[in-house]
RNA sequence: AGAGUUUGAUCCUGGCUCAGAACGAACGCUGGCGGCGUGCCUAACACAUGCAAGUCGAACGAGAAAGGGACUUCGGUCCUGAGUAGAGUGGCGCACGGGUGAGUAACACGUGGAUAACCUGCCCCAAGGUCUGGGAUAACAUUUCGAAAGGGAUGCUAAUACCGGAUAAGCCUACGACCUCUUCGGGGGAUGUAGGAAAAGAUUUAUUGCCUUAGGAUCCUACUGUCAUUGGUUGAGUCCGCGGCCCAUUAGCUAGUUGGUGGGGUAAUGGCCUACCAAGGCUACGAUGGGUAGCUGGUCUGAGAGGAUGAUCAGCCACACUGGAACUGAGACACGGUCCAGACUCCUACGGGAGGCAGCAGUGGGGAAUUUUGCGCAAUGGACGAAAGUCUGACGCAGCAACGCCGCGUGAGUGAUGAAGGUUUUAGGAUCGUAAAGCUCUGUCAGUGGGGAAGAAUUGUCGGGUGGGUAAUAUUCACCCGAAGUGACGGUACCCACAAAGGAAGCACGGAGUAACUCCGUGCCAGCAGCCGCGGUAAUACGGAGGGUGCAAGCGUUGUUCGGAAUUAUUGGGCGUAAAGCGGGUGUAGGCGGUUUGACAAGUCAGAUGUGAAAUCCCGGGGCUCAACCCCGGAAGUGCAUUGGAAACUGGCAAACUUGAGUACGGGAGAGGCAGGUAGAAUUCCUGGUGUAGAGGUGAAAUUCGUAGAGAUCAGGAGGAAUACCGGCGGCGAAGGCGGCUUUCUGGACCAAUACUGACGCUGAGACGCGAAAGCGUGGGGAGCAAACAGGAUUAGAUACCCUGGUAGUCCACGCCGUAAACGAUGGGUACUAGGUGUCUGGGGUAUUGACCCCCUAGGUGCCGUAGCUAACGCAUUAAGUGCCCCGCCUGGGGAGUACGGUCGCAAGACUAAAACUCAAAGGAAUUGACGGGGGCCCGCUCAAGCGGUGGAGCAUGUGGUUCAAUUCGACGCAACGCGAAGAACCUUACCUGGGCUAGACUACGGUGGACAACCCUAGAGAUAGGGCUUUCCCUUCGGGGACUGCCGGUUCAGGUGCUGCAUGGCUGUCGUCAGCUCGUGCCGUGAGGUGUUGGGUUAAGUCCCGCAACGAGCGCAACCCUCGCUCUUAGUUGCCAUCAUUUAGUUGGGCACUCUAGGGGGACUGCCGGCGUUAAGCCGGAGGAAGGUGGGGACGACGUCAAGUCCUCACGGCCCUUAUGCCCAGGGCUACACACGUGCUACAAUGGGCGGUACAAAGGGUUGCGAACCCGUGAGGGGGAGCCAAUCCCAAAAAGCCGUUCUCAGUUCGGAUUGGAGUCUGCAACUCGACUCCAUGAAGCCGGAAUCGCUAGUAAUCGCGGAUCAGCAUGCCGCGGUGAAUACGUUCCCGGGCCUUGUACACACCGCCCGUCACACCAUGGAAGCAAGCUGUACCGGAAGUCGGUGGGCCAACCCGCAAGGGGGGUAGCCGCCUAUGGUAUGACUCGUGACUGGGGUGAAGUCGUAACAAGGUAGCCGUA
Repeated sequence: AGAGUUUGAUCCUGGCUCAGAACGAACGCUGGCGGCGUGCCUAACACAUGCAAGUCGAACGAGAAAGGGACUUCGGUCCUGAGUAGAGUGGCGCACGGGUGAGUAACACGUGGAUAACCUGCCCCAAGGUCUGGGAUAACAUUUCGAAAGGGAUGCUAAUACCGGAUAAGCCUACGACCUCUUCGGGGGAUGUAGGAAAAGAUUUAUUGCCUUAGGAUCCUACUGUCAUUGGUUGAGUCCGCGGCCCAUUAGCUAGUUGGUGGGGUAAUGGCCUACCAAGGCUACGAUGGGUAGCUGGUCUGAGAGGAUGAUCAGCCACACUGGAACUGAGACACGGUCCAGACUCCUACGGGAGGCAGCAGUGGGGAAUUUUGCGCAAUGGACGAAAGUCUGACGCAGCAACGCCGCGUGAGUGAUGAAGGUUUUAGGAUCGUAAAGCUCUGUCAGUGGGGAAGAAUUGUCGGGUGGGUAAUAUUCACCCGAAGUGACGGUACCCACAAAGGAAGCACGGAGUAACUCCGUGCCAGCAGCCGCGGUAAUACGGAGGGUGCAAGCGUUGUUCGGAAUUAUUGGGCGUAAAGCGGGUGUAGGCGGUUUGACAAGUCAGAUGUGAAAUCCCGGGGCUCAACCCCGGAAGUGCAUUGGAAACUGGCAAACUUGAGUACGGGAGAGGCAGGUAGAAUUCCUGGUGUAGAGGUGAAAUUCGUAGAGAUCAGGAGGAAUACCGGCGGCGAAGGCGGCUUUCUGGACCAAUACUGACGCUGAGACGCGAAAGCGUGGGGAGCAAACAGGAUUAGAUACCCUGGUAGUCCACGCCGUAAACGAUGGGUACUAGGUGUCUGGGGUAUUGACCCCCUAGGUGCCGUAGCUAACGCAUUAAGUGCCCCGCCUGGGGAGUACGGUCGCAAGACUAAAACUCAAAGGAAUUGACGGGGGCCCGCUCAAGCGGUGGAGCAUGUGGUUCAAUUCGACGCAACGCGAAGAACCUUACCUGGGCUAGACUACGGUGGACAACCCUAGAGAUAGGGCUUUCCCUUCGGGGACUGCCGGUUCAGGUGCUGCAUGGCUGUCGUCAGCUCGUGCCGUGAGGUGUUGGGUUAAGUCCCGCAACGAGCGCAACCCUCGCUCUUAGUUGCCAUCAUUUAGUUGGGCACUCUAGGGGGACUGCCGGCGUUAAGCCGGAGGAAGGUGGGGACGACGUCAAGUCCUCACGGCCCUUAUGCCCAGGGCUACACACGUGCUACAAUGGGCGGUACAAAGGGUUGCGAACCCGUGAGGGGGAGCCAAUCCCAAAAAGCCGUUCUCAGUUCGGAUUGGAGUCUGCAACUCGACUCCAUGAAGCCGGAAUCGCUAGUAAUCGCGGAUCAGCAUGCCGCGGUGAAUACGUUCCCGGGCCUUGUACACACCGCCCGUCACACCAUGGAAGCAAGCUGUACCGGAAGUCGGUGGGCCAACCCGCAAGGGGGGUAGCCGCCUAUGGUAUGACUCGUGACUGGGGUGAAGUCGUAACAAGGUAGCCGUA
């Protein structure tokens, strides 16, 4: 620090996900040791048991028992225990410590202040007191009620308990007056008068008068307590500024409410309470309400700013079963106190009682989950005490738990036959791996044995010393020294010794991100998965294994937080098209604001002071062996407050200025607005005339109108709406919007020159006007148009598009609605930043008589363009550039602009506006393709123009289908179907049935025998089996070896036309012989990519030329190759024959001129001429030439596409079979046959058929062959065998043609299928199932529906000939020549293709994508008669305990009066009243749950219906509305 994921690829936007750190964690697997920490996050749920707050005899009275001892009359007594235990009165403590976080959004907390509005026990300092009386009461005793808890009555008694009185330095109150400070409210000090309020003693020592029981009393000393006061300390209380959660779908709240006065109350201010008076107070800077939450130091994360969090430790707050209340007290409205009410639990004799673990342990419960009913007060701290000491689940320790952090170990060195074994393999090897074993060492931890700390120092006691105190040597106090003594942890830490490598390694991961790869199994199954995604037979992604990587006593997973995320953006984002500018204006609050001067000092800046607790973090140092951990010191703490300064900037104040803004005067422009009037054209309707059969409408029609007279035409009239031309990216307006002419009224902008005001400005949350169309209400109006509706068409349907009609509406008036793709998809203002060129409205200048032209300038409105910006497209002085100010808005897609709530509306609906759930994308711009019922250009037998066919018939052949034991397999649009197959009777053959073989039909090895072979016999369908006969290869060193072969044996094996052409090679088809496909460098672009290759011409061609940020190059095109066409030359046998001779015959001699053959050359290049063209490329025409613009034909097939075809040509990976899916054999099948299709042949006839005669080829083939003459047969053919291994011989007759004759339009003398008979040939064999011949038979068919094919010249058509395969079999295929046409205007249309361009939501690429209803399943959610719960408001009823007030006839010791009785004073039980908890009644608000039924939504490999959108998507699409 980034990465993965939207696409074919790219850039951007944007979400999702990952890598990091952390945790009071939990879960899974695993687990050696130690140190230091941490440990109910859930039920503030309920709790058994034990413990957690007591202490003081130096405040007080009383006071046991057991035990021991002595005595005893044996009943007991006394001493001791012991002034002890236990209890009581009283004092102090119990308000600390400990727990928890329910409540609380608050002065609760934090921070800084205030208290002149306060208190403060214990403690400290100072100074002053502590006098004198009194009456009770518990304990106790007796008695009584009660089950108990617990009371009652009577009697006795003490105090540091209680009460009266005295005294009053100081204190308090009232009044008076002085000084001083002041925030002007008041405070402080001194002072006068009057009034008021205190107290408690205990212990110790000495002394001696006194009493005397060894003790007491008094006094003195010391110490302590106590009272009042001042001050301090500490700790509280109260008040204030500022700070820190969410919701506005909570916008208004408030009657003690806000203030005042009087009174009350409190320690104290205050509506804190009360009476009266006034009507205030809070709120958009968020009141009120709702939800959530203890706050902080800190902790986690982060570069920081921030974000999240508030366990442990520390500060504060709140709470103590729930609610209420007070009492006591310095302090509480009190965790282990009281009272009441409620719920719950327990006891009960049923009358009544008891209780509160959110203290420490522990239990149940809840939960994914959180420990021992431990030890000790040794240390630290606390309460009480003079002290010893007691108490202390605070605390110190131990136990449990890998819960966390830190440290250590599980060994070290050496060791290559690279062992065995595992895995893998291309079979060689590689790897685990120096790893192991082996050898040499060490000894941490654990184990055993031994030693063994620090933490301990006080207080107190004792001894000593110094000093204080005192009348005093005493007691005593303070300090110092010394001694004895004190340890839960714990025989722990630590140290030593011993033996022994011995007891100690796992977990996750391995497709990418992200370090780490192979084999096997599985086969969209099982499974994985955080995201993208893996798995459908070769899975580095599932499961296992081997090896590897990472971390390590842990490792992973889950959850949560921060980070990455600049993905809420202060630092640090955006809004034309990605989400996002309000439809537009006026304007309130608010925010921001021109120039100069002065003064102020709020902001601002720098200084000082205080504070910012400790701990934590950071730095330095130190202590545990290190570290974690702990200790010391420092720094930091960005903050707040106070104070003295500075004055540039901001601000408020004062004064001024003119440039911002405005006003006045003068102009011109304009569909700016409102209201009235008015004009002409047109449509429609009405009336009348002329006139006759149609009109209208459409792609074509029909509905419709018209003989009752339409349409057409003329004249007249009515009515409504809209204003042609001008008219223009012209004008005006804030926007919506505004269009004949004219009038009234009226708004705004602009220009010029002056004058004036003097910052008066900009923006603008709320608010308030305006706001197209549609729509709504009321009343008018209604010509045309026209939702709905009706009809006609179209269509599979057509609730549409088209047509004929047609109502709301459109128009007017008034009132609503308030939305639009209300768009420049671009808020407003201001300043700055190159230009060029139009246009509109003003002004000025030069010139001019004037108008143009030209120049300058202001405002508006367009286009182009630099810098700059932008993801790109694009914007660019009219910014989307560069700054500033203000407002609005956005934060993934869907759900959804929806639900609920609220506001508005007559309604329709508008505005505001979620969540659950679901997806990993949804998007923007641009790129390359592909596609379009987009465009342009061009080509092709593409259409057109022609010729001949197919489709109809019969047959042949292939295919489908069907059948069958099998009808082997493959090929399926073009580009499968006379295709693989250049030839299935057996063989072929792969299929079926049956019979056989198992190292096999074939290769390698060993043993054995033999040449192999051929021939014969037997069985059998044959394979095969048995037997017979016959025979002995090559080399040799004579041992043997080799080749071939039969049998036997076993093993690495053979074999497979078995599967996968979607694992492959090779080969092939196709687009397509179409003109394309690319590269290097450069340039452009962020990039995909572009350029080049586009453009202008031209070509068959990316062929060439020109131009050009391109310049070159490659594969293709063309050419080079073969062949045909002309010619020359060379050579003449088997070829040829002009001349000579000869023959039946080039037969022979002769010749090589010619033809021909086959070698080598020439020839054609737009080379020449003319025209056109850009002077080019080239095109057109011409000449010459055998041939002319590639001369004809062939071979030759770019990058690629179709997972095209082929595993059955061959090769090959993987899988499968192995007495069979292999091999051999016989027979059958591939030849079947209701049917359908393709490709052909023959025909349907007279351009013909038959018969007779007669002529002319080319190219081939031939020895297992072609086979002549001649003979036989009607013929197929047979006999025959010459010649020929071929320019020699043979196949071989060419046929159409030509000549002659016949047939005469008919199912025929056409046509030949089919069938019967008879034959020929091949072959082991023609039954299934060959070809041919002859005789006979003589079917369909008379030119072929829709549709469809080939062909542009030696072509089509037509005619025959040959060859391959092959024993035989050709209508197929491949070749050859003969005869030999027609037509092409042209490229609109169909099909295919090329280039450019355009649109795109396609990229599996239109056979694409994709929408909605319906049906099914599941999920979450809205509504809903209601039902149920929670919380809360209001009104009323009732009202416990308790404070307060009243009363108080009952009751009452202290004081007063009184001799007493009694009275007074004061109090109190009770009663009454105010307030008030729980409760009750009634009625609301809100929230949650549930609910028959119902609404839409989402999701779900292959459901239904259509085709809405994306291309002009086939009616352009979209927005608002009905």
The RNA shown here (small-subunit ribosomal RNA) has 1522 nucleotides and comes from an uncultured prokaryote.
The coordinates come from a structure-prediction model, not an experiment, and the mean pLDDT is 84.
The RNAcentral record of the sequence draws on ENA.